[in-house]
RNA sequence: CUGACCGCAUGGCAAACCGUUGGCAACAACGGGACGCAAAGCUUCCGGUCCAACCGUCAAUCCCGGCGCUUGGAUAGCGGAGCUACCGAA
Numbered sequence: 001c002u003g004a005c006c007g008c009a010u011g012g013c014a015a016a017c018c019g020u021u022g023g024c025a026a027c028a029a030c031g032g033g034a035c036g037c038a039a040a041g042c043u044u045c046c047g048g049u050c051c052a053a054c055c056g057u058c059a060a061u062c063c064c065g066g067c068g069c070u071u072g073g074a075u076a077g078c079g080g081a082g083c084u085a086c087c088g089a090a
Stems, first nucleotide, its partner, number of pairs: 012037002017032006035077001041083003045080003048075006055068004
């Protein structure tokens, strides 16, 4: 220097659920709580999924609803990609 498929240390993060707040919603922030995580650190660039509004279409008396498109959001704990990073066994 390299090195996470597997040793050690300091430790870190925090799913579901509950409470408060924000948001039309998906969901988010904070507090509690730990299912898990070696990038569960960061970035929506690509794909996926979800939400809202418009439009089209199918069905329909209407309501409710299915599918597609566009725009704007959400998810980095859905996957890919990019950037960064602790320890330091062989």
The RNA shown here (c-di-GMP-I riboswitch aptamer) has 90 nucleotides and comes from an Alphaproteobacteria bacterium. Its Rfam family is "c-di-GMP-I riboswitch aptamer". Rfam links the family to the GO term cyclic-di-GMP binding. Its mean pLDDT, the model's own confidence on a scale to 100, is 80. Of the family's consensus pairs, 95% are formed in the model.